[in-house]
RNA sequence: GAGUCGGCCAGGCGGUCGCUGCGUGUGGAUCCGUCCACCACGUGGAGGAAAGUCCGGGCUCCGCAGGACAGGGUGCCAGGUAACGCCUGGGGGGUGUGAACCCACGGAAAGUGCAGCAGAAAGCAAACCGCCAACCCCAUCGGCGCGAGUCGAUGGGCGGUAAGGGUGAAAGGGUGCGGUAAGAGCGCACCGCGCAACGUGGUAACACAGUGCGGCUAGGUAAACCCCACCCGGAGCAAGGCCAAAUAGGGAUCCUAUGGUGUCGUCCGCACCGGAUCCGGGUAGGCCGCUUGAGGUGCUCGGUGACGAGCAUCCCAGAUGAAUGACUGCCCCCGACAGAACCCGGCUUAUCGGCCGACUCGUU
RNA sequence: GCCGGAGUAGCUCAGCUGGUAGAGCAGCUGAUUUGUAAUCAGCUGGUCGGGGGUUCGAUUCCCUUCUCCGGCU
Repeated sequence: GAGUCGGCCAGGCGGUCGCUGCGUGUGGAUCCGUCCACCACGUGGAGGAAAGUCCGGGCUCCGCAGGACAGGGUGCCAGGUAACGCCUGGGGGGUGUGAACCCACGGAAAGUGCAGCAGAAAGCAAACCGCCAACCCCAUCGGCGCGAGUCGAUGGGCGGUAAGGGUGAAAGGGUGCGGUAAGAGCGCACCGCGCAACGUGGUAACACAGUGCGGCUAGGUAAACCCCACCCGGAGCAAGGCCAAAUAGGGAUCCUAUGGUGUCGUCCGCACCGGAUCCGGGUAGGCCGCUUGAGGUGCUCGGUGACGAGCAUCCCAGAUGAAUGACUGCCCCCGACAGAACCCGGCUUAUCGGCCGACUCGUU
Repeated sequence: GCCGGAGUAGCUCAGCUGGUAGAGCAGCUGAUUUGUAAUCAGCUGGUCGGGGGUUCGAUUCCCUUCUCCGGCU
């Protein structure tokens, strides 16, 4: 100087006036349980993503959700966790000089399907160019023979060949020697590959110029159907409960016990007897759920780590037209993305800049 | 707040068991007509909302993101 990874912060300190939760005091009401009011004082008041709603759970209700099918999800191994598609460690593959980073990473020797165009051939492989001997067939030329014919040469056909060229995303190992008409795992050596085989190491994934077997049979695609293993009941705080208010269970159409409804689908099982759609009318207030929680902080211990255990300490938004704003002083590096609405754990996306730690490469 | 659906030519829609995207209307050119409309023939026009992945190949399959629409008291 360039870069990689991890963690943290998210303008700071004040003044004045406001908003909102809670506590205390004061005043008022009271059925003595409390409730209301505003004033005073004290105290709390958005985030690392509060976002997207993409996963997982808590919580609540449905009939505690039983069985089968369908459907959906996940997918190397081990561990962590309430759980996960998350995280940690490891294995394998890939990228980078490196620190490091990325990977939906089970099965294609169960089955089915797909591969346009190009190309000779695209899935029990295939002969366009090229290369090539014998037999056989045809043509031409030459020799011999009176002739039928026969011998030889050349060209073509039939045929052989996957080493070379060409096509394609993909053409069924590589090098060398032998072999052959020409060639080819056709044979051999070495390298590579495969194996539900053995051995060694590892909990395992897997690894090993170890042993044995196989001349290589078994190409790609499963984010195509599918197979294997594991997981999943559904809906969501507008869940749901309580109090109060209102009221007529009104009209139309449809289904009707071999039916209908009971929180996705189909069937069985179980419970209940009405149900669905539309039109019209009434009410539309309050309370709970609601924030103490897989919670935060500090220390110690166990573990490579994710994380776990123990002790101490803290209470840190809770609204319901919905609060965190307005004005202003000083300073600096002039301040990004953006704001809770039942709650957590993740992932993903957006984000001005700054600080700290560990490490790598280059130059001196 | 919660739950669903859709983005393809200027407009309205097909195509989605992967093979290089069409139809109608609109536009342009020509024919027909005295001229226009209608009709007939031909043509133009596409980042398949954006980005990434799987595959030889993606409008189609998967992930992520943006925009729009609908339902729930």
This is a predicted complex of two RNAs, RNase P RNA and transfer RNA, with 437 nucleotides together.